The prediction has a mean pLDDT of 82. Predicted 3D model of a 73-nucleotide RNA (transfer RNA) from a Methanobacteriota archaeon. Its Rfam family is "tRNA". From the family's description: Transfer RNA (tRNA) molecules are approximately 80 nucleotides in length. Rfam classes the family as a transfer RNA. Taxonomically the source falls in Methanobacteriota (Archaea, Methanobacteriati).

RNA sequence: GGAUAGGUAGCUUAAUGGAUAAAGCAUUAGAUUCCGAUUCUAAAGAUUAAGGGUUCGAGUCCCUUCCUAUUCA
Numbered sequence: 001g002g003a004u005a006g007g008u009a010g011c012u013u014a015a016u017g018g019a020u021a022a023a024g025c026a027u028u029a030g031a032u033u034c035c036g037a038u039u040c041u042a043a044a045g046a047u048u049a050a051g052g053g054u055u056c057g058a059g060u061c062c063c064u065u066c067c068u069a070u071u072c073a
Stems, first nucleotide, its partner, number of pairs: 001072007010025004018056001027043005049065005
């Protein structure tokens, strides 16, 4: 340099183009406990890498750029 796959919450992952982006772990608060752990309940946490385009509607489709991984040279 070419090709392919990916980028979504602190981390790991979901999400037929249909609208309030879902869950587990973690965090915070409460219950439980003599105190912790465990368990239960609740809350907070996302500019869906960036910028354009298509569409009534985009995390999803198209283009460009950036980053990561694999592979070829």